RNA sequence: AGGGGCGUAGUACAACGGCUAGUAUAGCGGUCUCCAAAACCGCCGGUCUAGGUUCGAUUCCUAGCGCCCCUG
Numbered sequence: 001a002g003g004g005g006c007g008u009a010g011u012a013c014a015a016c017g018g019c020u021a022g023u024a025u026a027g028c029g030g031u032c033u034c035c036a037a038a039a040c041c042g043c044c045g046g047u048c049u050a051g052g053u054u055c056g057a058u059u060c061c062u063a064g065c066g067c068c069c070c071u072g
């Protein structure tokens, strides 16, 4: 330099163009316990950035930015 993949809660991942964006775990609070752990209940917290298409974008398009792989 060229080509490909990926970017979503702290972490690991989901989500036909039609959400109130979900699951697990972590964190916080509670129940239980002599105390803890486990278990159960609840809460918290997120779409990389800027444009475009669309009635509607996490999803499609363009350009950036970052990470990974391949070619030279």
Stems, first nucleotide, its partner, number of pairs: 001071007010025004018055001027043005048064005
A computed fold for a 72-nucleotide RNA from an uncultured bacterium, annotated as transfer RNA. Rfam family: tRNA. By type it is a transfer RNA. A source record names the gene trnW. Model confidence (mean pLDDT): 84 of 100. The sequence is in RNAcentral, with records from ENA and Rfam.